[in-house]
Molecule: c-di-GMP-I riboswitch aptamer
Organism: Ferrimonas marina
RNA sequence: AACACCAAUCGCCAAACCCAUUGUGAGGUGGGGACGGAAAGCCACGGGUCUUGUCAAAGACAGCCGGGCUGCAUCA
Numbered sequence: 001a002a003c004a005c006c007a008a009u010c011g012c013c014a015a016a017c018c019c020a021u022u023g024u025g026a027g028g029u030g031g032g033g034a035c036g037g038a039a040a041g042c043c044a045c046g047g048g049u050c051u052u053g054u055c056a057a058a059g060a061c062a063g064c065c066g067g068g069c070u071g072c073a074u075c076a
Base pairs, nucleotide, nucleotide: 012037013036017032018031019030020029021028022027035063041069042068043067045066046065047064048061049060050059051058052057
């Protein structure tokens, strides 16, 4: 130095719910709020769940799982 792991430190994100707004809808955005999170940062690539649709298909969810990329700190 790198990788793994995880104490400490500086901090970070933010569930449910409420208000506003937006979308046919799943849901998204902003504010409040904290259940939690060592990547709860990003990516829809694989699986999964959900929505619209007669079908075909199109969409949503990254805080469902896997995978990829990137980042902070540094005790043992």